RNA sequence: UUUAUCCUUCGGGGCAGGGUGUAAUUCCCUACCGGCGGUAAUGGGACAAUGUCUCUAGCCCGUGACCCGGCUCUACUUAUGUAGGGACGGUGGAUUUGGUGAAAUUCCAAAGCCGACAGUGAAAGUCUGGAUGGGAGAAGGAAAUA
Numbered sequence: 001u002u003u004a005u006c007c008u009u010c011g012g013g014g015c016a017g018g019g020u021g022u023a024a025u026u027c028c029c030u031a032c033c034g035g036c037g038g039u040a041a042u043g044g045g046a047c048a049a050u051g052u053c054u055c056u057a058g059c060c061c062g063u064g065a066c067c068c069g070g071c072u073c074u075a076c077u078u079a080u081g082u083a084g085g086g087a088c089g090g091u092g093g094a095u096u097u098g099g100u101g102a103a104a105u106u107c108c109a110a111a112g113c114c115g116a117c118a119g120u121g122a123a124a125g126u127c128u129g130g131a132u133g134g135g136a137g138a139a140g141g142a143a144a145u146a
Stems, first nucleotide, its partner, number of pairs: 005142006017029003031126002033115002035063004043055005058113002067090003071086006095111005117129003
């Protein structure tokens, strides 16, 4: 230094103001928000500085939560189911135009678009709930062997 494996911690933001109405943070005007990993050019930043490091995508690629499916394990029940766990599979939203350039759906400018399920006095990306949950992953530590 690499690495099987293990431990600890961390790990999601957002309707201000107004309209209608018996009633809406749910409709309308407007406002606001953007998980994780990758990619990252001549953009931003740092530096003992002209080359190295670092940062930058909601809508490019992959992925998590949610939902669905059979399989399997456990418990209960009993012969059929219920509940929970596990690996796997499925489903899984949304971008264009202009500029620069050798090169950009990533930079700059502009205009757009998207957002699980259940609940609700009225339809929810933003309220409440499952959730003091799960989780992509991030950081730190331990460590056989080589």